[in-house]
Context: one part of a larger RNA
RNA sequence: CCCCUUACCUGUGGCUAGACAGGAAGACCCCGGGAGCUUUACUAUACCCUGGCAUUGAAUUUUGAUGUCAGAUGCGUAGCAUAGGUGGGAGACUUUGAAGUUAUGGUUCCGGCCAUAAUGGAGUCGCCAGUGAAAUACCACUCUUUUGAUGUCAGGGUUCUAACUUCAUUAUUUUAGUAGAAUAAUGGAAGACAGUGCUUGGUUGGUAGUUUAAGUGGGGCGCUUUUCUCCUAAAAAGUAACGGAGAAGUUUAAAGGUCGGCUAAAUCCGGAUGGAAAUCGGAUUGGUCCUGUAAAGGGAAAAGCUGGCUUAACUGCAAGACGGAUAUGUCGCGCAGAUGCGAAAGCAGAACUUAGUGAACCGACCAUGGUUCGUAGGACCGUGGGAGAUCAUCAGCCAAAAGCUACCCCGGGGAUAACAGGCUAGUAGUGCCCGAGAGUCCACAUCAACGGCACUGUUCGGCACCUCGAUGUCGGCUCAUCACAUCCUGGGACUGUAGAAGGCCCCAAGGGUUUGGCUGUUCGCCAAUUAAAGUGGUUCGCGAGCUGGGUUCAGACCGUCGUAAGACAGGUUGGUCCAUAUCUACCACAGGCGUUGAG
Numbered sequence: 001c002c003c004c005u006u007a008c009c010u011g012u013g014g015c016u017a018g019a020c021a022g023g024a025a026g027a028c029c030c031c032g033g034g035a036g037c038u039u040u041a042c043u044a045u046a047c048c049c050u051g052g053c054a055u056u057g058a059a060u061u062u063u064g065a066u067g068u069c070a071g072a073u074g075c076g077u078a079g080c081a082u083a084g085g086u087g088g089g090a091g092a093c094u095u096u097g098a099a100g101u102u103a104u105g106g107u108u109c110c111g112g113c114c115a116u117a118a119u120g121g122a123g124u125c126g127c128c129a130g131u132g133a134a135a136u137a138c139c140a141c142u143c144u145u146u147u148g149a150u151g152u153c154a155g156g157g158u159u160c161u162a163a164c165u166u167c168a169u170u171a172u173u174u175u176a177g178u179a180g181a182a183u184a185a186u187g188g189a190a191g192a193c194a195g196u197g198c199u200u201g202g203u204u205g206g207u208a209g210u211u212u213a214a215g216u217g218g219g220g221c222g223c224u225u226u227u228c229u230c231c232u233a234a235a236a237a238g239u240a241a242c243g244g245a246g247a248a249g250u251u252u253a254a255a256g257g258u259c260g261g262c263u264a265a266a267u268c269c270g271g272a273u274g275g276a277a278a279u280c281g282g283a284u285u286g287g288u289c290c291u292g293u294a295a296a297g298g299g300a301a302a303a304g305c306u307g308g309c310u311u312a313a314c315u316g317c318a319a320g321a322c323g324g325a326u327a328u329g330u331c332g333c334g335c336a337g338a339u340g341c342g343a344a345a346g347c348a349g350a351a352c353u354u355a356g357u358g359a360a361c362c363g364a365c366c367a368u369g370g371u372u373c374g375u376a377g378g379a380c381c382g383u384g385g386g387a388g389a390u391c392a393u394c395a396g397c398c399a400a401a402a403g404c405u406a407c408c409c410c411g412g413g414g415a416u417a418a419c420a421g422g423c424u425a426g427u428a429g430u431g432c433c434c435g436a437g438a439g440u441c442c443a444c445a446u447c448a449a450c451g452g453c454a455c456u457g458u459u460c461g462g463c464a465c466c467u468c469g470a471u472g473u474c475g476g477c478u479c480a481u482c483a484c485a486u487c488c489u490g491g492g493a494c495u496g497u498a499g500a501a502g503g504c505c506c507c508a509a510g511g512g513u514u515u516g517g518c519u520g521u522u523c524g525c526c527a528a529u530u531a532a533a534g535u536g537g538u539u540c541g542c543g544a545g546c547u548g549g550g551u552u553c554a555g556a557c558c559g560u561c562g563u564a565a566g567a568c569a570g571g572u573u574g575g576u577c578c579a580u581a582u583c584u585a586c587c588a589c590a591g592g593c594g595u596u597g598a599g
Base pairs, nucleotide, nucleotide: 002599004597008592009591010590011589012588013587014586017584018583019582022578029413030412031411032410033409034408035405036404037403038402041210042209043208044207045206048202049201051199052198053197054196055195057160058159059158060157061156062155063154064153065152066151067150068149069148070147071146072145074143081136084142085141086140087139088138091125092124093123100119101118102117103116104115105114106113107112165189166188167187168186169185170184171183172182173181174180213225214224215223222242226248227247228246229245230244231243249394250292251351252350256310257309258308259307260306261305262304265285266284267283268282269281270280290299291298293356295354296353297352314337315336316335317334320331321330322329326395339348340347341346362388365385366384367383368382369381370380372379373378420467421465422463423462424461426460428456429455430454431453432452433451437447438446474549475547476546477545479541480538481537482536483535484534487512488511489510490507491506492505494503495502514528515527516526517525518524555573556572557571558570559568560567561566
C1' cells in the first nucleotide's frame, strides 16, 4: 500500500410490520333537529254530493193548511115530526103565485130534508093544546160537520218564452289566413232547469301543516310515573337504585258525640243429640283476641264489646307551634254564638293514628253587587258558594294528534351500543386437597361422587375505561413468530407392566406436525395416508400484502308479520376494496471514515 472483517456515517434500489399512518367533522348505534312516505293519528282543505237564498219570469192543474163570503147540516125516548145553542118574538110567508103533483140534482140515520124547473090556482106555518130536560113561524148572533167561490202560504205535475245557456249561418273587427277570438243580426235547441255567487251539512291522505312523553347499567321490547306503611337508613331529622315487601284512588246516619256497663283469645278437663270445631261448667296462660280497609306505631274500669239519649260529621275566629326551596300540608290553647250528653266536674269543631287525591284557566248553577252598555225587556262584568278532571306522564304543554325510512340528510357523542383492547373472572379451561364409592379382595394401576383451595386469561358474559373530526369486520391465500398445559420423535417412575401393544405421571420446545370430497365457512362429517396429523397467544397475527364467497347500503323475489308505508340473528339472486412510502424496522448494493486482527 492492497484485500478481508467489524463499528459508525452517507447514498441508491427494494419491502410494507409499526408510526392506533393518509384520505372522508362515522354511513352502524344513541341524542337533538330535518325531510320523504303511510294510515281507521289530529286538525284543516281542493274535488265531489247535498239543502237554502240570489241571478229567476208567466200560465194551468192538483194536494194540504189557514182567512173571508155564500149555502147546506144537526134524528136517544116521548112528541104530528130529523128539536144544535142563546136571545128577541105574536104574528110570518103568499096572484112578485100557497098546498098538491111531475121531472132533475145534492144529501141521508133510507124515515126524510134541501135546491131548481114545469104544472097547479089559494092557501101554508106559528101562537094555543099536547109531549118533553128543552117548543117550534119569523129575525139576530153563534157552534159542529160539510159544499162552493175567492185570498194568502207551502208542496207536486204539465205547458209557455223573454232572462240565462248553447248550436248553425251571415256580417263586422282583429289577422298572412272564415285558424282562433270578440261583437251584432237571423234561425234552431234547451229553458227558469242548468251554470255562476254566497251559505248549510256530508264525504275526502287527493293535498297540507303538525304531533307521535320521559326514566332506562346503549337503545328497543317489558316495566314504571301520584299517595300511604315497613325495611334498606349507619340509635335526632333527612337520605338513592329497573333495591326488598305490601296497600290506596274508599267506607260509615253509625263504624260519629256523650253517659253508663262489660272483657277477649287459646289450651286442658267435664257434659245428651254434638263430630276437630256450635252452646254449658271449671281450671291454666295473660293481651296471643279485637280495631271497617295494608303495614307500622298504639290501645284493658280501653282506642276492644255493648245499652240509653242524641247530631259538635256546628257558625265566626284564633294565641302558639310542627313541617317545608316555593306552593301545598299538619296540630291547636283560648274567645263569641247556638247545641248534644251527663247529677256534676266536664267532654264534643267526626272516625285509634298515618292513604282514599288534583293548582290555575274555562263555561254552566245558586246567591249577591255594579259610579259599565242599552229608551227598555235585557246584555256584560265583579264578589261569595258549592259542583264539572284515570288533567293517573297525577306541580296538571293545546279544546284537539299515530306510524315507517335499507331512499335518507344535518348537528353532536367514545357523555352511549356493535369489532378489537382494558378491568373482572360468575361461566369456561387447568392443577391441587379431602376420599364415599367402582376396581373379585384392595380408596389412591386406573376412575372418582359430595365438597374445598388455587391458577390461567384461549369461551360465553359483566363493566362502559382509550378510540364515533373512523382502531376496516368472518373465512381463505401468502409470510410467519412465540408459549408449553407435548400430537410425533428423545429420556424416565409406577402399573391391575409376562412379551408385544397400552394406561397414567415426570423431564424435555431441537426438529417435524399430510392430501382430498361437502360447505362462504372457522368448526365439523367423510375418504385415503402418516412417526404425528398438538393446544393456544400474537388487534379472534397478517386487506397502505392479495381475495371478497359470508355478514352489513341502494334493485328484485318468496314465506311470515303489519290496514299501509314497511319489517324479519328468515331464505334467495345481484352488487365500485383507493394509495407515486416521509420516518422507524427489515433485505440488498455502493461510497466514506476510523480501529483491531490475519494475509
Molecule: large-subunit ribosomal RNA, domain V
Organism: Candidatus Pacearchaeota archaeon